[in-house]
RNA sequence: GGCUGGGUAGCUCAACGGUAGAGCAGCUCUGUCAUAAAGAGAAGGUUUGUGGGUCCGAAUCCCACCCCAGCCA
Numbered sequence: 001g002g003c004u005g006g007g008u009a010g011c012u013c014a015a016c017g018g019u020a021g022a023g024c025a026g027c028u029c030u031g032u033c034a035u036a037a038a039g040a041g042a043a044g045g046u047u048u049g050u051g052g053g054u055c056c057g058a059a060u061c062c063c064a065c066c067c068c069a070g071c072c073a
Base pairs, nucleotide, nucleotide: 001072002071003070004069005068006067007066010024011023012022013021018056027041028040029039030038049065050064051063052062053061
């Protein structure tokens, strides 16, 4: 330099073009003399790496760039 895959909550990952969710972690409550296990609940994204484009509508499609991994040279 070329090709492929990926970048979404603190972490690991979902999400037919139709208004972004789960598990874990953390928090609150129950529980206990206390702690833990266990159970319940709420919250958590300046809305999906950055900037544009298409579309009534984009995490999703298109373009450029940045970053990570692998392969080729």